Context: one part of a larger RNA
C1' cells in the first nucleotide's frame, strides 16, 4: 500500500426490531440430488444452481438408447456425363429406401449455348449439439444502483508511495459549503430519455352525448352537437422557487404557505474501475485437440415423462371474514386473416352446429372475480377438503398405448394451521380477487404484464447479516 481482526469510532440497508402474510407437517404441480435404465441426451452446484437454459419433450423438436440403412454424403462451393423441371400409378418393406410405370417437353439465346432444377461418377472437400469456458471473442450473474475508481501537473519522501480522495459540517450520493499544498481534470452520482399525477391548446372518427330533436322492448340507435371524457401532438407546471426558524453570514435541516403534486413526487431503462481462472465451445463466433464407410448422415420405435427416497420453488386445503344457491354492480391491459369467431340452434356439460361481423377506438375474444343483496349449512373430518380410482364422452392432431388438456356421473385419501429452522414485504406496498399476452396444432399450478379490494408497523441502531468512510494492530501479501 492492501487483505485481515470474535480491534475502535461513524454512516448505511426489510439488516435487526415493530408488524402483516407465508415456507418447514397434508395432497398435487415442478425443478434438482440420488437410484434405476438399453437410454432415462447436455448443461446450471452456497449467496449469485435446482417453475435455471426450457416463451410450453405425444412424433417432430432431440442432441440420448435399440434396430434397419448411407458414405463426396441430409447442407456449401468447383468439374465431366447424360436428362427439363415435375406429376401420376403400382410392387416389396415399420419407414428410411428400393424397382417398376404412364404422362411431360418449358424460359432466355447472337442457335453456339445459357439459367435453373434433379440424377450419376471422380476428388478437392463437406459434417461434428465430440473435448478445452483454466487458450479466447461476443453475452450474462454478482458485489451494488453501493458510492466510489482513477489520471496530468504541483510538492513531499533516498524509495515503494503519499497527498489531491484527510478534517469540519450536510446530503440518497467524492451531493453541496467550509477549511487545508495543493490546483484543475476525467470514469461513476445526478440531470439529460420513457412512463404515471394536474392543467391549456391544437386535431380526426371508429371515441364522446351536456344542451335540441326523432324513434324504440331498449341500447349515441339517428339527425345534429363539438361542451365533457378518451386519444396522440405542441406547451405550461416543481426550482428549497416563497415565508419563519436552526445553522458559521455557509452548505443543509425543521416547519409553514400557495399548489394536481414538495424537497430525488411515483416507477423504469441506465450498472464505474473492479471482483469471484463465476457462468455460457449446446444461441452465435473461434485458437487447439480428436472423429473422417464414423464422435458425421437418415428412418421407424423407444427414451428425456422411470420411483424405496431426500431437498428447492409453487398452487389447493385444513374452513363460518367461510361453502353452496340464486339475483345484481363497476376494470385495465392486451390479442386476432392457415386468424378472432357474434346471434340462433342443439347438448347437463367439455363442445358441435352455424356462419354474421372484423386486418379492427368500428367486429370478435368479453358474462371480469372479489363486491352487494336474499336463502341455507351450524362445527360434524361436515354442503370443508379435493388427491385417487372405476365409467362414459369432447377436443386438438397422421397419430393421445407409453405419455395430452378438458366435460360428466360416481368415488371421495391425506389434511383439524404445520418441530427445529427459515422467506417476502414500508403504500396504492403486502395481503387478496380476477383478466389478458408470449410460446403454442394441443398441452401451465410456470413466465411476463394488466387493473380490482386494500391493511398493520418501524421505539430505536445494543444484538446477526451485507456494506461504505477513518483510525488502530499484525509474524500475512
Nucleotide at each position: 500500500u492492501g487483505a485481515c481482526g470474535g480491534g475502535g469510532g461513524c454512516c448505511c440497508g426489510c439488516a435487526c426490531a415493530a408488524g402483516c402474510g407465508g415456507u418447514g407437517g397434508a395432497g398435487c404441480a415442478u425443478g434438482u440430488g440420488g437410484u434405476u435404465u438399453a437410454a432415462u441426451u447436455c448443461g446450471a452446484u452456497g449467496c449469485a444452481a435446482c417453475g435455471c437454459g426450457a416463451a410450453g419433450a405425444a412424433c417432430c423438436u432431440u442432441a440420448c438408447c435399440u434396430a434397419c440403412u448411407c458414405u463426396u454424403g441430409a447442407c456449401a462451393u468447383c468439374c465431366a456425363g447424360a436428362g427439363a423441371a415435375u406429376c401420376u400409378u403400382c410392387c416389396a418393406g415399420a419407414g428410411a429406401u428400393g424397382g417398376a410405370u404412364g404422362g411431360g417437353u418449358g424460359c432466355c439465346u447472337u442457335c453456339g449455348g445459357g439459367a435453373g432444377c434433379g440424377c450419376u461418377g471422380a476428388g478437392a472437400c463437406a459434417g461434428g449439439u465430440g473435448c478445452u469456458g483454466c487458450a479466447u471473442g461476443g453475452c450474462u450473474g454478482u458485489c451494488g444502483u453501493c458510492a466510489g475508481c482513477u489520471c496530468g501537473u504541483g510538492u513531499u519522501g533516498u524509495g515503494a508511495a503519499a497527498u489531491g480522495u484527510u478534517g469540519g459540517g450536510u446530503u440518497a450520493a467524492g451531493u453541496c459549503c467550509c477549511g487545508c499544498a495543493a490546483c484543475g481534470a476525467g470514469c461513476g452520482c445526478a440531470a439529460c430519455c420513457c412512463u404515471u399525477a394536474u392543467c391549456c391548446u391544437u386535431g380526426u372518427u371508429u371515441g364522446c352525448c351536456a344542451g335540441c330533436a326523432c324513434g324504440u322492448a331498449a341500447u349515441g340507435g339517428u339527425g345534429g352537437g363539438a361542451a365533457c371524457u378518451c386519444c396522440a401532438g405542441g406547451g405550461a407546471g416543481a426550482c428549497u422557487g416563497c415565508c419563519g426558524g436552526u445553522g458559521a453570514u455557509a452548505a443543509a435541516c425543521c416547519g409553514g404557505a400557495g399548489g394536481a403534486a414538495g424537497g430525488u413526487g411515483g416507477g423504469g431503462a441506465c450498472g464505474a474501475c473492479g471482483u469471484c481462472a463465476a457462468g455460457u465451445c449446446a444461441u452465435c463466433a473461434u485458437g487447439g485437440c480428436c472423429c473422417u464407410u464414423a464422435c458425421g448422415a437418415g428412418u421407424a420405435g423407444g427414451g428425456c415423462u422411470a420411483c424405496a427416497c431426500a431437498c428447492g420453488u409453487g398452487c389447493u386445503a385444513c374452513a363460518a371474514u367461510g361453502g353452496c344457491a340464486g339475483a345484481u354492480a363497476c376494470a385495465g391491459a392486451g390479442g386476432g386473416c392457415a386468424g378472432c369467431g357474434a346471434a340462433g340452434c342443439u347438448g347437463c356439460g367439455a363442445a358441435g352446429u352455424g356462419g354474421a361481423g372484423c386486418g379492427a377506438a368500428u367486429c370478435c375474444c368479453u358474462u371480469a372475480a372479489a363486491g352487494u343483496c336474499u336463502g341455507u349449512c351450524g362445527u360434524a373430518g361436515u354442503c370443508c377438503g379435493g388427491a385417487u380410482u372405476g365409467g362414459a364422452g369432447u377436443c386438438u392432431g397422421c397419430a393421445a398405448c407409453u405419455c395430452g388438456a378438458c366435460u360428466c356421473c360416481a368415488u371421495g385419501a391425506a389434511g383439524u394451521c404445520g418441530g427445529a429452522a427459515u422467506c417476502g414485504c414500508u403504500a396504492g406496498u403486502a395481503a387478496u380477487c380476477g383478466u389478458g399476452g408470449a410460446u403454442c396444432a394441443g398441452a401451465a399450478u410456470g413466465c411476463c404484464a394488466c387493473g380490482g379490494u386494500g391493511a398493520a408497523u418501524a421505539c430505536g441502531u445494543u444484538c446477526c447479516c451485507g456494506g461504505g468512510c477513518c483510525u488502530u494492530g499484525u509474524a500475512c501479501a
This is a predicted structure of a 477-nucleotide part of an RNA (small-subunit ribosomal RNA, 3' major domain) from Salinivibrio sharmensis. Taxonomically the source falls in Salinivibrio (Bacteria, Pseudomonadati, Pseudomonadota, Gammaproteobacteria). The coordinates come from a structure-prediction model, not an experiment, and the mean pLDDT is 84. The RNAcentral record of the full RNA draws on ENA and SILVA.